This is a predicted structure of a 350-nucleotide part of an RNA (small-subunit ribosomal RNA, central domain) from an uncultured bacterium. Model confidence (mean pLDDT): 89 of 100. The RNAcentral record of the full RNA draws on ENA and SILVA. It matches the Rfam family "Bacterial small subunit ribosomal RNA". Its family is annotated with structural constituent of ribosome and ribosome in the Gene Ontology.
Context: one part of a larger RNA
RNA sequence: CUGGGCUUAAAGGGUGCGUAGGCGGUGCUACAAGUCGGGUGUGAAAUCCCUCAGCUUAACUGAGGAAUUGCGCCCGAAACUGUAGUGCUGGAGUGAGGCAGGGGUGAGCGGAACUGAUGGUGGAGCGGUGAAAUGUGUUGAUAUCAUCAGGAACACCGGUGGCGAAGGCGGCUCACUGGGCCUUUACUGACGCUGAUGCACGAAAGCUAGGGGAGCAAACGGGAUUAGAUACCCCGGUAGUCCUAGCCGUAAACGAUGAGCACUUGAUCGGAGACUCCUCCAUAGGUUUCCGGUCGUAGCGAAAGUGUUAAGUGCUCCGCCUGGGGAGUAUGGUCGCAAGGCUGAAACUC
Numbered sequence: 001c002u003g004g005g006c007u008u009a010a011a012g013g014g015u016g017c018g019u020a021g022g023c024g025g026u027g028c029u030a031c032a033a034g035u036c037g038g039g040u041g042u043g044a045a046a047u048c049c050c051u052c053a054g055c056u057u058a059a060c061u062g063a064g065g066a067a068u069u070g071c072g073c074c075c076g077a078a079a080c081u082g083u084a085g086u087g088c089u090g091g092a093g094u095g096a097g098g099c100a101g102g103g104g105u106g107a108g109c110g111g112a113a114c115u116g117a118u119g120g121u122g123g124a125g126c127g128g129u130g131a132a133a134u135g136u137g138u139u140g141a142u143a144u145c146a147u148c149a150g151g152a153a154c155a156c157c158g159g160u161g162g163c164g165a166a167g168g169c170g171g172c173u174c175a176c177u178g179g180g181c182c183u184u185u186a187c188u189g190a191c192g193c194u195g196a197u198g199c200a201c202g203a204a205a206g207c208u209a210g211g212g213g214a215g216c217a218a219a220c221g222g223g224a225u226u227a228g229a230u231a232c233c234c235c236g237g238u239a240g241u242c243c244u245a246g247c248c249g250u251a252a253a254c255g256a257u258g259a260g261c262a263c264u265u266g267a268u269c270g271g272a273g274a275c276u277c278c279u280c281c282a283u284a285g286g287u288u289u290c291c292g293g294u295c296g297u298a299g300c301g302a303a304a305g306u307g308u309u310a311a312g313u314g315c316u317c318c319g320c321c322u323g324g325g326g327a328g329u330a331u332g333g334u335c336g337c338a339a340g341g342c343u344g345a346a347a348c349u350c
Stems, first nucleotide, its partner, number of pairs: 004321003007304002012318001014201004021194003025088007033081002035077008049065006091191001092188003095184005103177007110154001114150008125136002162169002206247006215241002220236004258317006266295011299306002323350003332343004
């Protein structure tokens, strides 16, 4: 080098777009670079192998042959790869007609709850817990009614339901806007797949500046508990949580399962369409496409399990793994305001 792997043992990049590269449907024609056949030249000698020979034998030595799997040139073949040309429509895309949706961005609006303020009623407790206490209340609380203000989140519907590449997305309305699915006597004609570097997006927390601040709540203060209690429980409470602009770039970013294509018994439930039978209509039923689940055949798997949404059978491309610790550390580089991120060892040790 070849050979092995990546759900859970080490190992799928957080996700997409896409450059180089790799790979790529089908017919015909041409070329002959790869490929294949034949010839020829070369491939030093020694060594190795074979057959002989010489030292008494062997080691050793000598002779001949083979080998030297390679490279150059010439002639030829044209299936496959490639290149060039010309076609095709099944891959891919476009058009036309429909459909569903918490997909995204911005603006406006709404009710419940909560907290606060003001006023009314009322008059001693309230609150909290396992039990209490801190706390709060005659300067009138809790409770209750009315009015006002504020911020955040949207009960029921709500669903192994929907949408999105992932992160994620849920009150209502409007505007702008992305994608998907179904149907189709239309069009283009391989325009495709993957994707190192790159670019973009990327929960929460955190950071910068300016706003906002109801509730909740790291830190912090107090009360309990306890041997102690830097906790669990209780009373408070600041960053933060929210908005705008910019950074950060990480997660058990999980299906712990990369993307694409093809093939391989089934059953059942849900979502979005189309077609269709009985007899006109409608529903149910049947057929079919796409999406989301459950159970299971063969197969696979160490087993758990998986099983047309594969972890089955194959192909293409990318990423990654190679004993545990040291260590995602040190160092260098690079990015960041910082926190830190990315890249990433070794000694030593078991």